[in-house]
Context: one part of a larger RNA
RNA sequence: CGAGGGAAGAUUGAGGGGAGUCAUCUCCAGUACGAGAGGACCGAGAUGGCUGGACCGCUGGUGAGCCAGUUGGCCUGCCUGGGCCAGAGCUGGAUAGCUACGUCCAGAAGGGAUAAGCGCUGAAAGCAUCUAAGCGCGAAGCCGCAUCCAAGAGGAGUCUUCCCACUGUUGUUUCGAGAGCAGUCAAGGUCCCAGCGAGAAGAGCUGGUAGAUAGACCGCGCGUGGACGUCUGGUAACAGGCGAAGCGAAGCGGCCCUAAUGACCGUACGG
Numbered sequence: 001c002g003a004g005g006g007a008a009g010a011u012u013g014a015g016g017g018g019a020g021u022c023a024u025c026u027c028c029a030g031u032a033c034g035a036g037a038g039g040a041c042c043g044a045g046a047u048g049g050c051u052g053g054a055c056c057g058c059u060g061g062u063g064a065g066c067c068a069g070u071u072g073g074c075c076u077g078c079c080u081g082g083g084c085c086a087g088a089g090c091u092g093g094a095u096a097g098c099u100a101c102g103u104c105c106a107g108a109a110g111g112g113a114u115a116a117g118c119g120c121u122g123a124a125a126g127c128a129u130c131u132a133a134g135c136g137c138g139a140a141g142c143c144g145c146a147u148c149c150a151a152g153a154g155g156a157g158u159c160u161u162c163c164c165a166c167u168g169u170u171g172u173u174u175c176g177a178g179a180g181c182a183g184u185c186a187a188g189g190u191c192c193c194a195g196c197g198a199g200a201a202g203a204g205c206u207g208g209u210a211g212a213u214a215g216a217c218c219g220c221g222c223g224u225g226g227a228c229g230u231c232u233g234g235u236a237a238c239a240g241g242c243g244a245a246g247c248g249a250a251g252c253g254g255c256c257c258u259a260a261u262g263a264c265c266g267u268a269c270g271g
Base pairs, nucleotide, nucleotide: 001152005163006162007161008160009159010158011157015149016148017147021049022048023047024046025045026044027043033038050107051106052105053104054103055102059100060099061098062097066093067092068091069090070089071086072085073084074083075082076081111143112142117137118136119135120134164271165184166183167182168181169180170179172177188265189264190263191262192208193207194206195205196204213259214258215257217254218253219252220251222248223247224246229242230241231240232239233238
């Protein structure tokens, strides 16, 4: 931009994409077969490998500064306590998120037409012959089924719902009205703004004071693991009490304290 007024939501599926896998075990059955050794078809069930999708409750990983410990040094006048540098100094843990090594699900069954192949009927050719006419079986393959995308499918589909006027003024007038100018405006949408379960940019989504969208603050959860200070014991290193303490990122809530200011598009019904 189109889709024959405008708009919001829900859909159909033309047409496409991906997938399609393999093995082992149990039963049938130590049966059929075979002198024995050995050892099935068909069918039923289970498990695993591989691949794919989704997810983070579990098990793990990461988690560049969330907590703690600690070495050497510098600074804070000294002590104490801190800050900083040394690969994030090193080490032990770890929330959210993202993840696999984790979890769940799927790769199923059934159908149609066939390939090689196997047949029925059957002549040419009194026989024979699956083929010449005709008919039936038969693959992980083909078409469908299942799954994902999908109406720009220009053949542009379908359904539901929502919306579409006033005021002032100047002319005309067949007195019903119509036209011009100015102003405002529908459903709904956009820009802009606060953002994220969304994201390369667009897009999508949640919100914009009639508000919990982000931050701050408060509470909870979770992490770390017992702060500083002081008291007690000990010569001291240190230990214990106050005290599951102190500190804390992304989590879950509460609360308008801060910031979500504003501007525009869209029109008039026989489209």
Predicted 3D model of a 271-nucleotide part of an RNA (large-subunit ribosomal RNA, domain VI) from a soil metagenome.
Its mean pLDDT, the model's own confidence on a scale to 100, is 85.